[in-house]
Context: one part of a larger RNA
RNA sequence: GGCGUACGGUGGAUGCCUUGGCGGAGGCAGGCGACGAAGGACGUGGUAGGCUGCGAUAAGCCUCGGGGAGCCGCCAAACAGGCUUCGAUCCGGGGAUGUCCGAAUGGGGCAACCCACCUGGGGGAACCCAGGUAUCGGCACCUGAAAACAUAGGGUGUCUGAGGCCAACCCGGUGAACUGAAAUAUCUAAGUAACCGGUGGAAUAGAAAGCAACAGCGAUUCCCUCAGUAGCGACGAGCGAACGGGGACCAGGCCAAACCGGUCGGCUUGCCGGCCGGGGUUGUGGGACGGCCAAAUGGACCUGGAGCGGUAGGCGAAGCGGCUGGAACGCCGCGGCAGAGCGGGUGAUACCCCCGUAGCCGAAACCGUGAAGGGCCGGGCCGGAUCCCGAGUAGCGCGGGGCACGUGGAACCCCGUGUGAAUCCGGGUGGACCAUCAUCCAAGCCUAAAUACUCGCCUCCGACCGAUAGCGAACCAGUACCGUGAGGGAAAGGUGAAAAGCACCCCGGAGAGGGGAGUGAAAUAGAACCUGAAACCGUGCGCCU
Numbered sequence: 001g002g003c004g005u006a007c008g009g010u011g012g013a014u015g016c017c018u019u020g021g022c023g024g025a026g027g028c029a030g031g032c033g034a035c036g037a038a039g040g041a042c043g044u045g046g047u048a049g050g051c052u053g054c055g056a057u058a059a060g061c062c063u064c065g066g067g068g069a070g071c072c073g074c075c076a077a078a079c080a081g082g083c084u085u086c087g088a089u090c091c092g093g094g095g096a097u098g099u100c101c102g103a104a105u106g107g108g109g110c111a112a113c114c115c116a117c118c119u120g121g122g123g124g125a126a127c128c129c130a131g132g133u134a135u136c137g138g139c140a141c142c143u144g145a146a147a148a149c150a151u152a153g154g155g156u157g158u159c160u161g162a163g164g165c166c167a168a169c170c171c172g173g174u175g176a177a178c179u180g181a182a183a184u185a186u187c188u189a190a191g192u193a194a195c196c197g198g199u200g201g202a203a204u205a206g207a208a209a210g211c212a213a214c215a216g217c218g219a220u221u222c223c224c225u226c227a228g229u230a231g232c233g234a235c236g237a238g239c240g241a242a243c244g245g246g247g248a249c250c251a252g253g254c255c256a257a258a259c260c261g262g263u264c265g266g267c268u269u270g271c272c273g274g275c276c277g278g279g280g281u282u283g284u285g286g287g288a289c290g291g292c293c294a295a296a297u298g299g300a301c302c303u304g305g306a307g308c309g310g311u312a313g314g315c316g317a318a319g320c321g322g323c324u325g326g327a328a329c330g331c332c333g334c335g336g337c338a339g340a341g342c343g344g345g346u347g348a349u350a351c352c353c354c355c356g357u358a359g360c361c362g363a364a365a366c367c368g369u370g371a372a373g374g375g376c377c378g379g380g381c382c383g384g385a386u387c388c389c390g391a392g393u394a395g396c397g398c399g400g401g402g403c404a405c406g407u408g409g410a411a412c413c414c415c416g417u418g419u420g421a422a423u424c425c426g427g428g429u430g431g432a433c434c435a436u437c438a439u440c441c442a443a444g445c446c447u448a449a450a451u452a453c454u455c456g457c458c459u460c461c462g463a464c465c466g467a468u469a470g471c472g473a474a475c476c477a478g479u480a481c482c483g484u485g486a487g488g489g490a491a492a493g494g495u496g497a498a499a500a501g502c503a504c505c506c507c508g509g510a511g512a513g514g515g516g517a518g519u520g521a522a523a524u525a526g527a528a529c530c531u532g533a534a535a536c537c538g539u540g541c542g543c544c545u
């Protein structure tokens, strides 16, 4: 020095564990904000570093409920001092306070700072306290140019108007490229990503100027199918319907106009216009108009609040002995309950020890939902002369966009631009166009449900993970740390049943560390603490060199 072996050191794999995650089901909620949010800064405790809570009334104040013996939050113990059956701590409802920054809003500003003005109060200067002073929009009023009236502009008041934040879903506006086409330009990716605007708990759409095909259907949305079909396509890559059928869910309404009444205004004084009320809402054309007959079972609106649900809670069955053991929940013996043998805890594995579980009960206050009742709205027939039935609209030319459809024979829908009708003997559509036939009434508006999503709350579940896994984060993590910045982004869990966390003695630097003693079932469980693999480093012994 090597090999072997025993015992150690180091190291932290493995096993076991779980406070944390991941995925899902059902329900709830789907918003917060000038009444100052989200998010922060700084404070706040007798002693107080961090976290949590709170705001100069500062781990809290008032009140109404619950609850019933201890309490003064956690890391984290201690000292001091208090509170509490006259009901504290704690839990829930409502309220008060709520510094400074932040939309931040008196002005400024390098966020958490600086500097003002007005009104009122403190007798009063200084000073203090309270309230106010942003912008834009709407409304009202005051003032008021060029330019007489007026208008623009300026100002005041008022507004429970807006502004900002927020995970996805939704609608709209703007709108890529990589890529694919085995190159590439049309095409594709894709109306995707991104950005912007906006609403809601859903959004959009929606009550046929629709489909269909000579038979018919009857708003919209969503699912299955039709069907990778018909088509589109450098007929390449690719894109890709509809009709029809089956389901989910179902709901239909209101204006404009004609006409009637009222009121105000204008002038060419018998017309025109504005506003309000009535009327009316349709395609077997409807309505006005003239005549006639009726008086409600319905409603998405207003009111109303019974009841129900939520935000604290309460009651809640039944077990003992022996043995082993540190400990009984194990084993043995003999019992019991069960509308409860889900689950968790307790010194090992507990239906009957504890918390619970099934079942039953419960709210002063606030929130949600909401029955009855009340209000309001809501009918039809005949006639057919006259009037009305959504205009710079429909249509058409040109240029684009959307439709599965790339200009094509290209209808249909939308936009720009130019032109520009008709009112029922009217008008649109049926994939160029025409006829016939069929079907439907545009140019106004609203409309639940079936559908999409999950930042968040509650309950439950898992042939999901178990600390290099599972969220980046089980632990004081979006932290430490890195970066000028946008941004990037860790590592790190486990003594024991209980601290009983080693009094005292010894070596030592009043050390570190260790040896005794003591605790404990165990201390090779001693805090660098469960188990403690391997690499690696030692010591003893054996063999080899």
Stems, first nucleotide, its partner, number of pairs: 001544009015530001016494002020465002022462007029454002031165002039101003042055003046079002049075003061095006070083003106115003116133007135162002137159007169200001170198005180187001184234001210217002221248005231239002252446003255390001259278009283424001285389004289383005298377002301375003307369005313361003319334005335352002337341001343355003395419008405431001426441005481488002501529001504516004
The prediction has a mean pLDDT of 85. A computed fold for a 545-nucleotide part of an RNA from Thiohalorhabdus sp., annotated as large-subunit ribosomal RNA, domain I. The full RNA is in RNAcentral, with records from ENA.